Transfer RNA from a Desulfuromonadaceae bacterium, 86 nucleotides, folded computationally.
It matches the Rfam family "tRNA". Its family is annotated with triplet codon-amino acid adaptor activity in the Gene Ontology. It is annotated as a transfer RNA.
[in-house]
């Protein structure tokens, strides 16, 4: 070169066209405790906002579509498999 596979929070992943991040782990607070550790509870992507809530986010740029994490084009990274030169 070619062919295939993969990129999604701080981590392991769900979602195969219709609310992105269920589920789990760490991680912040409280509750119990003397204290802790186990347990239970509530938050837990990034920004703004007292708050309701809004904005953007799924490697990166187009496109298709009312609607894309998924479908197409191209382009970057890792992997695996080939081929070719040496």
């Nucleotide at each position: 070169g070619g062919c295939g596979g993969a990129g999604u929070g701080g981590u392991g992943a769900a979602a195969u066209g219709g609310u992105a991040g269920a589920c789990a782990c760490a991680g912040c607070a409280g509750a119990c405790u003397c204290a802790a550790a186990a347990u239970c509870u509530g938050c837990c992507g990034a920004g703004g906002g007292c708050a309701a809530c809004c904005u953007c986010a799924u490697g990166c740029c187009g496109g298709u579509u009312c609607g894309a994490g998924u479908c197409c084009g191209g382009c970057c990274u890792c992997c695996g498999c080939u081929a070719c030169c040496a």

Record summary
Taxonomically the source falls in Desulfuromonadaceae (Bacteria, Pseudomonadati, Thermodesulfobacteriota, Desulfuromonadia). The prediction has a mean pLDDT of 81.